Source information
Model confidence (mean pLDDT): 81 of 100. The RNA shown here (transfer RNA) has 75 nucleotides and comes from Methanomethylovorans sp. Rfam family: tRNA. Its family is annotated with triplet codon-amino acid adaptor activity in the Gene Ontology.
[in-house]
Order: sequence, then structure tokens, then C1' cells
RNA sequence: GCCUCUGUGGCUUAGCGGUAUAGCGGCUGAUUCGUAAUCAGCAGGUCGGGGGUUCAAAUCCCCCCGGGGGCUCCA
Repeated sequence: GCCUCUGUGGCUUAGCGGUAUAGCGGCUGAUUCGUAAUCAGCAGGUCGGGGGUUCAAAUCCCCCCGGGGGCUCCA
């Protein structure tokens, strides 16, 4: 340099054009003599950045950035 996979709440992730998910973690409450566990509820998202297509983009296309894997040339 080229090819390919990948980037979504604090962490791990679902999604594959039409309401942004869940688990763990956090907070509040219930329960308990108390803690843990359990149960209920709540908060938390520029979907890596920019542009394009579309009535509508996390999703499709282009460029860039970060990460994983593979290949080639020169010295």
C1' cells in the first nucleotide's frame, strides 16, 4: 500500500430501511432485625465523524478516523 471484518448507554450486546433493544452495573422503593439475594420502578444513547440517496437511515452508497485479521512490493 491492498483486501476483509468491526465501531450502538459505564461494560457486554440485539437490530440488517419504518417506535433505538436486552443483560450486567447505577439510583429509588418493596421485602429483611440488618446485609446479601429476590421483586417493582427510574435514569442513562451526537448508533465513531462528515457527506449523499430516500417520504423515512444504526441499517444502503462515498470519504475520513479507531480496532481485529489476512496479503503483496521495495529496502